This is a predicted structure of a 249-nucleotide part of an RNA (large-subunit ribosomal RNA, domain VI) from Euryarchaeota archaeon UBA39. It matches the Rfam family "Archaeal large subunit ribosomal RNA". Gene Ontology terms of the family: ribosome and structural constituent of ribosome. The family is grouped with related families in Rfam's "LSU clan". Model confidence (mean pLDDT): 84 of 100. The source organism's lineage runs through Archaea, Methanobacteriati, Thermoplasmatota, Candidatus Poseidoniia and Candidatus Poseidoniales.
Context: one part of a larger RNA
RNA sequence: GCGUGAUGCCUGAUCGGAAGGGCCGUUUAGUACGAGAGGAACGAUGGCUCGGAGUCACUAGUUUACCAGUUGUCCGGCAGGGCAAUGCUGGGUAGCCACACUCCAAUGGAUAAGAGCUGAAAGCAUCUAAGCUCGAAGCCAGCCGAAAGACGAGGCAUCUCAGGGAACUCGUAAAAGACGAGAUUGAUAGAAUGCGGGUGUAAGUGCCGAGGCAACGAGGCAUUCAGCCCAGCAUCACUAACAUCCCGG
Repeated sequence: GCGUGAUGCCUGAUCGGAAGGGCCGUUUAGUACGAGAGGAACGAUGGCUCGGAGUCACUAGUUUACCAGUUGUCCGGCAGGGCAAUGCUGGGUAGCCACACUCCAAUGGAUAAGAGCUGAAAGCAUCUAAGCUCGAAGCCAGCCGAAAGACGAGGCAUCUCAGGGAACUCGUAAAAGACGAGAUUGAUAGAAUGCGGGUGUAAGUGCCGAGGCAACGAGGCAUUCAGCCCAGCAUCACUAACAUCCCGG
């Protein structure tokens, strides 16, 4: 002396993948072929199985969240609890998951062995020497994923002297980083309330209760689809997202 950055969306050099493999039916067809006996294929179509990827509406499993029953013992009794592998047993939402559900081509190009056309060297012949046509689950595309540190560091749009990060409330994310949501102009988490769910009718009280002079009394019924609880959804600023710091062309 010169030089702005931010946000969003792309391109795709390059890299990775095995994402597909097999089997059985139906049809072709009792056809082609064959004297008969017998007996295909190309193509089309349905299913099964192994493998791969994804998802959790259904089904199943798990569910040391939760609810209930119950044994022993302890907290003097009741209630409520501790311990005994979660004491044992019966259920069980969310989440995770498989035994559940969905998907996993065709095709094109260039070829290999091979099959050929035309065709000389070599008046013939020859797929080859020039030229040309085909030909594989293989190769390259197609499909899926990553991808501009692709230093040849790309492109487009918008904003602009800005901008970014930490710390704070969190999770659709997560080993650490990272990523994503929020931050009072707020539903980010908690509480509360409601919904939707789990268990299965709480404690207390009243009545009944085998027996019993009475006291007492296992248990039953009612109050009570109760009580208790929730990882989900919603409503609601009541609580906490306050305050502050750093980087920066």